[in-house]
The RNA shown here (transfer RNA) has 72 nucleotides and comes from a bacterium. It matches the Rfam family "tRNA". Rfam links the family to the GO term triplet codon-amino acid adaptor activity. Its mean pLDDT, the model's own confidence on a scale to 100, is 82.
RNA sequence: UCCGGGGUAGCUCAGCGGUCUAGCAGUGCGCUGUUAACGCAUUGGUCCUGGGUUCGAAUCCCAGCCCCGGAG
Numbered sequence: 001u002c003c004g005g006g007g008u009a010g011c012u013c014a015g016c017g018g019u020c021u022a023g024c025a026g027u028g029c030g031c032u033g034u035u036a037a038c039g040c041a042u043u044g045g046u047c048c049u050g051g052g053u054u055c056g057a058a059u060c061c062c063a064g065c066c067c068c069g070g071a072g
Stems, first nucleotide, its partner, number of pairs: 001071007010024003018055001026042005048064005
């Protein structure tokens, strides 16, 4: 330099044009002599950044930044 994959909650991730998911973690309650475990409820999002397309974009297009792999 070129090609491919990836960037979404504190962490690991789903989502493939129409309400941003789940698990873990956090908080509250129940249970227990207490803790842990378990059960119920619940909080938490600038979807990497900037443009474009569209009635509508995490999703499609363009440019850039960062990470991983490959080629030279």